This is a predicted structure of a 1477-nucleotide RNA (small-subunit ribosomal RNA) from a metagenome. Rfam family: Bacterial small subunit ribosomal RNA. Its mean pLDDT, the model's own confidence on a scale to 100, is 83. The sequence is in RNAcentral, with records from SILVA.

RNA sequence: AGAGUUUGAUCCUGGCUCAGGAUGAACGCUUGCGGCAGGCUUAACACAUGCAAGUCGAGGGGUAACGAUAUCUUCGGAUAGGCGACGACCGGCGGACGGGUGCGUAACACGUAUGCAACCUACCUUGUACAGGAGGAUAGCCCAGAGAAAUUUGGAUUAAUACUCCAUAGUAUUAUCGAAUCGCAUGAUUUGAUAAUUAAAACUCCGGUGGUACAAGAUGGACAUGCGUCCCAUUAGCUAGUUGGUAAGGUAACGGCUUACCAAGGCAACGAUGGGUAGGGGUUCUGAGAGGAUGAUCCCCCACACUGGUACUGAGACACGGACCAGACUCCUACGGGAGGCAGCAGUGAGGAAUAUUGGUCAAUGGGCGCAAGCCUGAACCAGCCAUGCCGCGUGCAGGAAGACGGCCCUAUGGGUUGUAAACUGCUUUUCUGUAGGAAGAAUAUUAUCUACGUGUAGAUAACUGACGGUACUACAGGAAUAAGGACCGGCUAACUCCGUGCCAGCAGCCGCGGUAAUACGGAGGGUCCGAGCGUUAUCCGGAUUCAUUGGGUUUAAAGGGUGCGUAGGCGGCCAAAUAAGUCAGUAGUGAAAUCCAACGGCUCAACCGUUGAAGUGCUAUUGAAACUGUAUGGCUAGAAUUCAGAUGGAGUGGGCGGAAUGUGUUGUGUAGCGGUGAAAUGCAUAGAUAUAACACAGAACACCAAUCGCGAAGGCAGCUCACUAAGGUGAAAUUGACGCUAAUGCACGAAAGCGUGGGGAGCGAACAGGAUUAGAUACCCUGGUAGUCCACGCCGUAAACGAUGAUUACUGGUUGUCGGCGAUACACAGUCGGCGGCUGAGCGAAAGUAUUAAGUAAUCCACCUGGGGAGUACGAUCGCAAGGUUGAAACUCAAAGGAAUUGACGGGGGCCCGCACAAGCGGUGGAGCAUGUGGUUUAAUUCGAUGAUACGCGAGGAACCUUACCUGGGCUCAAACGCAUAGCGACGUAAGUGGAAACAUUUAUUUCUUCGGACGCUAUGCGAGGUGCUGCAUGGUUGUCGUCAGCUCGUGCCGUGAGGUGUCGGGUUAAGUCCCAUAACGAGCGCAACCCCUAUCCUUAGUUGCCAGCACAUAAUGGUGGGGACUCUAAGGAAACUGCCGGCGCAAGCCGCGAGGAAGGUGGGGAUGACGUCAAAUCAGCACGGCCCUUAUGUCCAGGGCUACACACGUGCUACAAUGGUCGGUACAGAGGGCAGCUACCUGGUGACAGGAUGCGAAUCUCAAAAGCCGAUCUCAGUUCGGAUCGGAGUCUGCAACUCGACUCCGUGAAGUUGGAAUCGCUAGUAAUCGCGUAUCAGCCAUGACGCGGUGAAUACGUUCCCGGGCCUUGUACACACCGCCCGUCAAGCCAUGGAAGCUGGGGGUGCCUAAAGUUCGUGACCGCAAGGAGCGACCUAGGGUAAAACUAGUAACUGGGGCUAAGUCGUAACAAGGU
Repeated sequence: AGAGUUUGAUCCUGGCUCAGGAUGAACGCUUGCGGCAGGCUUAACACAUGCAAGUCGAGGGGUAACGAUAUCUUCGGAUAGGCGACGACCGGCGGACGGGUGCGUAACACGUAUGCAACCUACCUUGUACAGGAGGAUAGCCCAGAGAAAUUUGGAUUAAUACUCCAUAGUAUUAUCGAAUCGCAUGAUUUGAUAAUUAAAACUCCGGUGGUACAAGAUGGACAUGCGUCCCAUUAGCUAGUUGGUAAGGUAACGGCUUACCAAGGCAACGAUGGGUAGGGGUUCUGAGAGGAUGAUCCCCCACACUGGUACUGAGACACGGACCAGACUCCUACGGGAGGCAGCAGUGAGGAAUAUUGGUCAAUGGGCGCAAGCCUGAACCAGCCAUGCCGCGUGCAGGAAGACGGCCCUAUGGGUUGUAAACUGCUUUUCUGUAGGAAGAAUAUUAUCUACGUGUAGAUAACUGACGGUACUACAGGAAUAAGGACCGGCUAACUCCGUGCCAGCAGCCGCGGUAAUACGGAGGGUCCGAGCGUUAUCCGGAUUCAUUGGGUUUAAAGGGUGCGUAGGCGGCCAAAUAAGUCAGUAGUGAAAUCCAACGGCUCAACCGUUGAAGUGCUAUUGAAACUGUAUGGCUAGAAUUCAGAUGGAGUGGGCGGAAUGUGUUGUGUAGCGGUGAAAUGCAUAGAUAUAACACAGAACACCAAUCGCGAAGGCAGCUCACUAAGGUGAAAUUGACGCUAAUGCACGAAAGCGUGGGGAGCGAACAGGAUUAGAUACCCUGGUAGUCCACGCCGUAAACGAUGAUUACUGGUUGUCGGCGAUACACAGUCGGCGGCUGAGCGAAAGUAUUAAGUAAUCCACCUGGGGAGUACGAUCGCAAGGUUGAAACUCAAAGGAAUUGACGGGGGCCCGCACAAGCGGUGGAGCAUGUGGUUUAAUUCGAUGAUACGCGAGGAACCUUACCUGGGCUCAAACGCAUAGCGACGUAAGUGGAAACAUUUAUUUCUUCGGACGCUAUGCGAGGUGCUGCAUGGUUGUCGUCAGCUCGUGCCGUGAGGUGUCGGGUUAAGUCCCAUAACGAGCGCAACCCCUAUCCUUAGUUGCCAGCACAUAAUGGUGGGGACUCUAAGGAAACUGCCGGCGCAAGCCGCGAGGAAGGUGGGGAUGACGUCAAAUCAGCACGGCCCUUAUGUCCAGGGCUACACACGUGCUACAAUGGUCGGUACAGAGGGCAGCUACCUGGUGACAGGAUGCGAAUCUCAAAAGCCGAUCUCAGUUCGGAUCGGAGUCUGCAACUCGACUCCGUGAAGUUGGAAUCGCUAGUAAUCGCGUAUCAGCCAUGACGCGGUGAAUACGUUCCCGGGCCUUGUACACACCGCCCGUCAAGCCAUGGAAGCUGGGGGUGCCUAAAGUUCGUGACCGCAAGGAGCGACCUAGGGUAAAACUAGUAACUGGGGCUAAGUCGUAACAAGGU
């Protein structure tokens, strides 16, 4: 010091979360020791038991217990207060300290600083003075009595340092009269005079101690005041002794503290009153600090002592371990009545997540009493329990590689890791165990002795005293001996692999993991971080500049009030002099100690503790300064306002007037429609509409001018004109002299809609009605139409009331337009003031943008914001007639919500362009029959895959068996094949027989080689098998598609905070990101094109099996033969085409031209070639491969069946429906291929498929081998001489085998079909159409398929509006899984919190009335007393009790309202694109 998380990515805003520190903690796991601290945060809940405040005999009367002594004694004991001592009692002092707790208290309670001229103070210190006399009681003791007890009554007697009286006294008190000094004042101090009043106690060792009065000090306390001291305004008014005065009373003392009378005040937005919460401070934690939080332990103060009230005593209390009363509770009881108060120390119960021993000692420190010894002291000092915290120590150290065994992992004959770790060797002994020694804390106490002064004080010496504790500590001996865990390992955040699991179980602080390869779950191995601890939970601060004083914001992210006027408040121009409140400086006092910090020191170190210092940012007083602010004074004119002048405007209010349009009415003209829409209909119209003409009436709004304009504070304002009112600007510079700015509360204005009353009502037009549209249409469209819109008066008070930008002032670059003035002779203009606009700088901004009309730079004041939702909702208050407005939460829930910009994708957005995309044509499909594939169905099985385009004559380029993966049945289990090792055998095999469907099983016969090493074969065993089983969403490879579309990128530079952009855009051009021009880009790569193959022309070379012009030979005839290379052809090489030439257009690229030339002309035609990528596209069944699964089976062998099923649906084809045709006869011309288990000439037979012979050819040689066409004949428009399905019969061929289930031939049979609905497909030239031929696979073939080959050979394209697909640019976006996107609301289901609510149940507080204990005060007092006085009685007040009405607050509630959340519910489609209005 930061990090994670919104997005495809980016910047910003903004919340959530984490890393740190801390704790009186708790919980989980674990645990060796010591030191120092700490230990009921909850029930101020209730308490058994013990202890916590006594002491003094040197105050007193005395003697219950104990002891000593003495006497007596029956040896049991008795007597003696004479002694040590001392229960109870009188008396003194202390029980007001110490200890506990935090209920109450928001207050002079606390803190701090003052005042006290308004006060008190026992014990202590100092000083002065004094203590004379007298008296009566009473407790105790004794006697008698009541009562269960607690307790108490009566009688007699008695003492004091108890009580009373008299005396004495002024430096005391009070009153009056003076004087001096001082003080801000009330007054104070000193002093003089007069009058009045109040004291005492004894004891004694004779030294003294104690007592009384007064004064002073010290200590402690009381009171008063300034300042500081939590939250709520959804608490705004509170107050009757209240505020003040006079008088009296009361108090230690001032005071409404109390009472009487008088006055009507006092407090409050600078927060009164009310409500909630809370002891305050020093401090503690955190933080860089400022702050925030906190108030355990320790110290100071306060308050309280079962709850409430009250006083007494006393120096001090309204009293924790005192009293009285009331109440609640507990206990005792003889039922009559009594007792009690752990928030003292222990301890118990209860509550709770949770907090200790019914311990020891007064040795030390301190306190009370006492002369003292001493006694008392749960204060205190110690010990016990607890890892609760902090600190320290240890659990060993060194060597040791066969890098052991074991574990885990891997690419596994091996390696890595655990790991020098272990074993083993040596060393050490803190700790541990044992033994021995053994403290400090102790001293001014006391006692004894001595010294000085003199019987006591001071000093010296000695003795005595230790709970802790035989503890700390020390020495010796022994022996590695007694001692390690917890959390974590996806990122944040240090640390990784395997197995299991399979959106399950689970994890999780946030983001998020888990759906078969999980570093995120569980286990293991390994590792990381801490370590006697480690984690979790809770809370506080930090990070969070996320409430911002330091140190934030408000155009669009949350946030400027709708606008003005103006009150309080805040802020405020220039000059002079004054003052000193703020401000600054010095000094003084205070700011307790402890704490924090620094230095030094003590425990072996540290924690801890001690000493010293600093600090304590504050408050008070005082002295000084005078710049700034303030205050008071004088002046100024630059701010502001007033005056005058001439202009300006759709500024406002109230009148008057006008024309156009619309509607209605009347009267004409006129006739069949009008109107309306995308198209229609409702509606109007023959009772005369619409249209047209004239006249009349009504209400509302004011075309053109008109603008980017003007005015107004905003809302808003528009025909013309009059009256009244207001405003800003300009010019002049006469007047005032800071009069200013802002503005909470307040007041006023405030569009539209709406409300009230009364008018008005033409047009328009919510609601409503009808017609359409639609799946529906409570809408959009149409026809009508009420409120309303208009006027007057009164409400409402809100709007995207927007410039989403508060007001004011000052300053800071340019440029261009316009409105109103001034200047100016001017229509010109470089001027100037004020408005309204545009563009562009600097600056600012997250960016978009803004930019003298700031969102720049500064200043002042106001308003507002602090994650999204819940919600501008609920409750309360207030305003309103209502509608509703203003103010304005919480529970709960999410990890985002949001702004700007970027790249894509998309749009029923736009522009440009292309393609058999449409159009123009030709031929098909969809109808029929058949073939084939698919779906579905069926089945034992109908194996599997492919499924929009991009599956469906596809994998399959050959399912009768095989194939075959499927089904049924029968077999095998190292297996059908192969390799290795070991052992055995001489076989294996063949032939025959038997069983069997076969596989197979079984029987018989026969049967090796050898160089003796073995080879070969088989069997057995072991190891490796096998799987068309799953996952194409784990993969490789291959393929389809967008698409042969023109795109996809990179380097450097530049721009941008960045994602990213530029380049690649723009203007042209092209088939093309093809090329040219322009250009912050310049280049480059993959694509395009070209290079490759075929084809079209020519040339060269070479001629066999090809060819044959010329020359020969032969034949009936044929390149058949000799020969030839001319030609065709074959197959090698080359040439040729490049917009090269010409004309036109153009800057160029390029385009145009029935151009020339050329075989070919503008990529000549065709092919191969497929960029970055998309579809988790297809394929685990071609192959390969990870993982998982099966192993007498999911492997393998065999037979038969199935893949060929068949109501049906779809795709792709074939054949047709005929005359451009069918049939018959004759006749001509290809290319590319194939051929030896083959193609087969030719001959013979058969109607034929074919068969039997026979020959050539492994092929430019032989062979398969053409059809349409052409020439004739016939048919004559028919279900036909078309069409051939189906079926019957007879055959041929292949093959072990044609039943399921082959092809072909012949004869017979002769179905549907007469050109095909909606719709849809192909094709732009050697193309479509049409005609045959070949090949692969293959025994044969279901081939009409696929792939090739040639023959014949068209039509049409105006054009790009539309459909489909694509490319580029641009625009919008809430989409990014990218429109097959996103997303809204009702309803239905579950869960959660919450509002209202008839009521029900509590709580605290206040008020009125009634009653009223104890007690103070007052009055009275016939009783007591000589008296003083008292009992008694009464009055006032009050705790408490009762009662009444109301307010506040909390819980609960039938029912009810909305809200939030929840993988796959219903209905629609509101928003995001012009989101389809």